[in-house]
Context: one part of a larger RNA
RNA sequence: UUCGUGGUUAAGGAAUUCGGCAAAUUAGCCCCGUAACUUCGGGAGAAGGGGCGCCCCGCUUCAUCUAAAAGCGAAGUGGGGCCGCAGUGAACAGGCUCAAACGACUGUUUAACAAAAACACAGACCUCUGCUAAGUCGCAAGACGACGUAUAGGGGUUGACACCUGCCCGGUGCUGGAAGGUUAAUGAAGUGUGUUAUUCUGACUUCGGUCAGAAGAAGCUCACGACUGAAGCCCCAGUAAACGGCGGCCGUAACUAUAACGGUCCUAAGGUAGCGAAAUUCCUUGUCGGGUAAGUUCCGACCUGCACGAAUGGUGCAACGAUUUGAGUACUGUCUCGACCACGAGCUCG
Numbered sequence: 001u002u003c004g005u006g007g008u009u010a011a012g013g014a015a016u017u018c019g020g021c022a023a024a025u026u027a028g029c030c031c032c033g034u035a036a037c038u039u040c041g042g043g044a045g046a047a048g049g050g051g052c053g054c055c056c057c058g059c060u061u062c063a064u065c066u067a068a069a070a071g072c073g074a075a076g077u078g079g080g081g082c083c084g085c086a087g088u089g090a091a092c093a094g095g096c097u098c099a100a101a102c103g104a105c106u107g108u109u110u111a112a113c114a115a116a117a118a119c120a121c122a123g124a125c126c127u128c129u130g131c132u133a134a135g136u137c138g139c140a141a142g143a144c145g146a147c148g149u150a151u152a153g154g155g156g157u158u159g160a161c162a163c164c165u166g167c168c169c170g171g172u173g174c175u176g177g178a179a180g181g182u183u184a185a186u187g188a189a190g191u192g193u194g195u196u197a198u199u200c201u202g203a204c205u206u207c208g209g210u211c212a213g214a215a216g217a218a219g220c221u222c223a224c225g226a227c228u229g230a231a232g233c234c235c236c237a238g239u240a241a242a243c244g245g246c247g248g249c250c251g252u253a254a255c256u257a258u259a260a261c262g263g264u265c266c267u268a269a270g271g272u273a274g275c276g277a278a279a280u281u282c283c284u285u286g287u288c289g290g291g292u293a294a295g296u297u298c299c300g301a302c303c304u305g306c307a308c309g310a311a312u313g314g315u316g317c318a319a320c321g322a323u324u325u326g327a328g329u330a331c332u333g334u335c336u337c338g339a340c341c342a343c344g345a346g347c348u349c350g
Base pairs, nucleotide, nucleotide: 002345003344004343005342006341007340008339009338011336012335015334020331028052029051030050031049032048037042039160053082054081055080056079057078058077059076060075061074062073064071083087095329096328097327098326099325100324101323102321103320107119108118123158124157125156126155127154128153129152135144136143137142161316162315163314164313166246167245168244171243172242173239174238175237176236177235180234181233182232187227190224191223192222194220195219198215199214200213201212202211203210204209247265248264249263250262251261274308275305286302287301288300289299290298
């Protein structure tokens, strides 16, 4: 008492608070003892108990030393005693238990607001690559891959382990196919445009021609062009641990309710196992049960899944976690509700 850092505190003991945040408890060594569960390794320092100082006497073992003994030393054991509130006497030194979620684990990360359920991971699967490999860097030379060779290397998804991983190839992608359709440059039969040697007509003429108009070969030029012409696309198949997708309405059982059953429409196919008010559930504090005197959280069920669902993996799971959530025990100035002390700062006075 305005603040900071420490210390103590009657009775109560989480009533505080979003939340036991902070603080307190616990703590070393030896002995006893130790559950569910489990991948049989763990869990486990589980939990929960007891002992520990100093002095005296005896005994055992070891070591040293030896002819033998004694002494010094190390470890242990039996008996007796002494002091204090207190003997790991100060300091250093786990609080524990139960249940659930997520992630298997050790690890990595936002240098300076996030350490996590995110990333990684061993394992699983798909796919590419036959070596001058695929892939990557570079204009190139060249290099990495690799002084490796499919038990290898690159890319992608998933993420220990256990049990599994359903249906759909219509769309998109990828792979394969080559009959037909379409299709580029190129080549090109041929058609036309422009130009004019020449011819014709007219005018003029110094008769040598000149000018104007029309027609117009070859060549050149420009334009078109049947036909030719690969991949690709159309097309035909395969492929979902490729991208992805996985229905609606109506009726029906001898109480009621419900519908194993039937009908109908649509689809490429209509969500299988398992799980489910969930890190997913809007309505919703769903309903029931448990825990509390009282529980929007929590745990166990139910299933009406707004809008779970099977490697965008599904469901479990021992161990692990400065993760998240709920409960308990111990403990406490977190609180009822404050008080006192020490040190430092501020403030006031000098």
A computed fold for a 350-nucleotide part of an RNA from Longimonas haloalkaliphila, annotated as large-subunit ribosomal RNA, domain IV. The prediction has a mean pLDDT of 87. The RNAcentral record of the full RNA draws on ENA. Its Rfam family is "Bacterial large subunit ribosomal RNA".